[in-house]
RNA sequence: CGCCGAGUUCCGGUCGUCCCGAUGACCGGAAACGGGGGAACCAACGCGACCCAGUAGGUCGCCGGGGCGAAUCGCCGCGCAUCGAGCGGCGUAGCGCACUUUCCAGCGCGAGCCCGUCAGCUCACCUCGUAGGCACCGGAAAGGGGA
Numbered sequence: 001c002g003c004c005g006a007g008u009u010c011c012g013g014u015c016g017u018c019c020c021g022a023u024g025a026c027c028g029g030a031a032a033c034g035g036g037g038g039a040a041c042c043a044a045c046g047c048g049a050c051c052c053a054g055u056a057g058g059u060c061g062c063c064g065g066g067g068c069g070a071a072u073c074g075c076c077g078c079g080c081a082u083c084g085a086g087c088g089g090c091g092u093a094g095c096g097c098a099c100u101u102u103c104c105a106g107c108g109c110g111a112g113c114c115c116g117u118c119a120g121c122u123c124a125c126c127u128c129g130u131a132g133g134c135a136c137c138g139g140a141a142a143g144g145g146g147a
Base pairs, nucleotide, nucleotide: 002134003133004132008031009030010029011028012027013026014025015024032130033129034128035127036126037125042120046062047061048060049059050058051057064118065115066114067113068112073091074090075089076088077087078086094109095108096107097106099143100142101141102140103139104138
């Protein structure tokens, strides 16, 4: 000077025993950005097998659901009596890379956490968060901004 991400700015107050910190920490508030819950209307009200002429209906068996986020979905191997958890590999929906968009090229990510049987959408309304982690700016065109 920048990147991922909502994760920034401002106001008021308190804090000085040894070390660091006042360009700070903590408390309260406001704005801004981001998330969750929450009517009507609309949507939805599971899967498989069997019975049945059959939409319907019945019987049996199986399966909880949801949120943040790009981070989903497959195949193979190890493990293993087998399945599963777990580990590893190769792909993949999707995501990121220095004003924005398009094209070309290149490099990465494709995790993790939370709620706790409960939540579709959703006006009013209610409520929560403002962390953490990194890095060095290839080419062309158009637009924008600035000196």

Background: This is a predicted structure of a 147-nucleotide RNA (c-di-AMP riboswitch aptamer (ydaO/yuaA leader)) from a soil metagenome. The RNAcentral record of the sequence draws on MGnify. The coordinates come from a structure-prediction model, not an experiment, and the mean pLDDT is 77.